[in-house]
RNA sequence: GGCAUAUAGCUCAGUGGUAGAGCACAUGCUUUGCAUGCAUAAGGUCCUAGGUUCAAUCCCCAGUACUGCCA
Numbered sequence: 001g002g003c004a005u006a007u008a009g010c011u012c013a014g015u016g017g018u019a020g021a022g023c024a025c026a027u028g029c030u031u032u033g034c035a036u037g038c039a040u041a042a043g044g045u046c047c048u049a050g051g052u053u054c055a056a057u058c059c060c061c062a063g064u065a066c067u068g069c070c071a
Stems, first nucleotide, its partner, number of pairs: 001070004005065002009023004017054001026040004047063002050060002
């Protein structure tokens, strides 16, 4: 310098119409107890700022990164 990535505590989906899964955490049931299993709940300024649009996590521009790849 070029390309990509940024979404829950972690790993990742999503795609113009007010965001989900798995694991983890919490509570309850089960057990003498633990583990497993079942159920429920909680947890998000969707990296930042501007623009387009009735409406932006999604599209456009710029920036940031103690993120990755190539040179």